[in-house]
RNA sequence: CUCCAUACCUCGGGGGGCUCGAAAGAGCUGAGAUAGCGCAAGCUGACCCGUCGAACCUGAACCGGUUAACACCGGCGGAGGGAAGGUAUGGGCACUUCUC
Numbered sequence: 001c002u003c004c005a006u007a008c009c010u011c012g013g014g015g016g017g018c019u020c021g022a023a024a025g026a027g028c029u030g031a032g033a034u035a036g037c038g039c040a041a042g043c044u045g046a047c048c049c050g051u052c053g054a055a056c057c058u059g060a061a062c063c064g065g066u067u068a069a070c071a072c073c074g075g076c077g078g079a080g081g082g083a084a085g086g087u088a089u090g091g092g093c094a095c096u097u098c099u100c
Stems, first nucleotide, its partner, number of pairs: 001092001003091008011050004017028004035044003056081003062075004
């Protein structure tokens, strides 16, 4: 030190699909498909993600395969966007001094 790893602190970003059912609810995929408060707006929690960024959004009511449908696989596509600072420890690098 404009480097790396880990831990911690503070902070921030994000989503809620498909099927059955009159409803209550049940099933599926998934980290998460929603738990609490509130008349509501919203807040909090869980989970995932924070630039080494496919968390998530846009294109998109997209294209091909597949499925009852969602899911899944491939494409679009590393396309366009997208939320981080600090501290500690260890390592790395550079420099200085001393010794052999």
Predicted 3D model of a 100-nucleotide RNA (TPP riboswitch aptamer (THI element)) from uncultured Sulfitobacter sp. The coordinates come from a structure-prediction model, not an experiment, and the mean pLDDT is 80.